[in-house]
RNA sequence: GAUAUUGUAGUUCAGUGGUAGAACGCCAUUCUGAUCCAAAGGAAACAACGGUUCGAAUCCGUUCAAUAUCA
Numbered sequence: 001g002a003u004a005u006u007g008u009a010g011u012u013c014a015g016u017g018g019u020a021g022a023a024c025g026c027c028a029u030u031c032u033g034a035u036c037c038a039a040a041g042g043a044a045a046c047a048a049c050g051g052u053u054c055g056a057a058u059c060c061g062u063u064c065a066a067u068a069u070c071a
Base pairs, nucleotide, nucleotide: 001070002069003068004067005066006065007064010024011023012022013021018054026042027041029039030038047063048062049061050060051059
């Protein structure tokens, strides 16, 4: 330098155009003498920009980052 793949919550992962989810973690309540466990709650995310569409995390383009292969 070229090509391909990937990019979603603090972490690990779902989500095939129609309400953004789970587990662990975090916060606070109940329970306990206290902690743990348990119960019932809360906060927290679609890499960026544009396009297509009534509607985009999803489709298309560019850029950025990571990884792999080739040179």
A computed fold for a 71-nucleotide RNA from a Bacteroidota bacterium, annotated as transfer RNA.
Rfam family: tRNA. The family's RNA type in Rfam is transfer RNA.
The RNAcentral record of the sequence draws on ENA.